[in-house]
Order: sequence, then C1' cells, then structure tokens
RNA sequence: UACCGUAAAUCGCUGAAUCCAUUUUGGAGCGGGGGAACCGAAUCGAUGAUUUAAUCAUCCUGGGGUGAAUUCUUGAAAAAGAUAGGGCUACUCUCAAAGCCCGAAUCCGACAGCUAACUUCGUAAGCGUUCAGAGAGAAGGG
Repeated sequence: UACCGUAAAUCGCUGAAUCCAUUUUGGAGCGGGGGAACCGAAUCGAUGAUUUAAUCAUCCUGGGGUGAAUUCUUGAAAAAGAUAGGGCUACUCUCAAAGCCCGAAUCCGACAGCUAACUUCGUAAGCGUUCAGAGAGAAGGG
C1' cells in the first nucleotide's frame, strides 16, 4: 500500500415497527382488522357428535386478510425461465440514464364489499450502498 475477515460505535437500507415515561405497566406517533345508512353484490364445502331444524368440534378444496410478492410456460417432482409489481445506488423531491436486487412467507377457518360512530390488534425481524446528469428547494461556508 492492497485484499479478506471479525468486533464496537456512528451513519445508512427494507419494513407501520419510532419516541417519551416507567418498579410494574402505560402514553404519543405510525400502521392493520372488524363495523351503519347510501351504493354495490349475492346466497348451497366435507367429516363427526348431539336432538329434525339447529348447535358444537375438526379439515382446508371455496372465500378472505397482512404484504411489492401476482401471473404464464417447461418439468413426474425438485426446480428453472419469464412476468404484473416493488426496492437500492448518502442533503431532500421530481425527471432521465445506467447498474444491482426482490418478485416470499404467513394468518382466518365456511366467514368478513364500501362504511360514520364504535371496537380491536401490531409497534417485529433482517441487513450494509457504482460513477455521474437536469430542475427546484434546504443547510453550511466564503
């Protein structure tokens, strides 16, 4: 000097997931679900038990929720290719260019449209960014 790895702090990224207070436990902020009228839409799952209706329990094939995470093709499967859509590239926003990524998972349990009042829940987890352009704004310096 270069490269690789580890640890801590600062800073930054995905995400609603931060801040304050606190012995416990709460509050603020942010985010999600349920839930009238009007409008819209439409009615039937399977198994078992009880006692016909009906009720209860289980299942998840119908349907629905969170999420960017849908859809198509190939394949016996595993999986692969692509794709709607989403993210990052360090002052912020917009535009444009280029590049690099994601395109999952999970919950409810026959059931939920929108939805004021009302009601209820969450506030985790995981990571570490090439170089530059135009416009507007902000901050700092001279």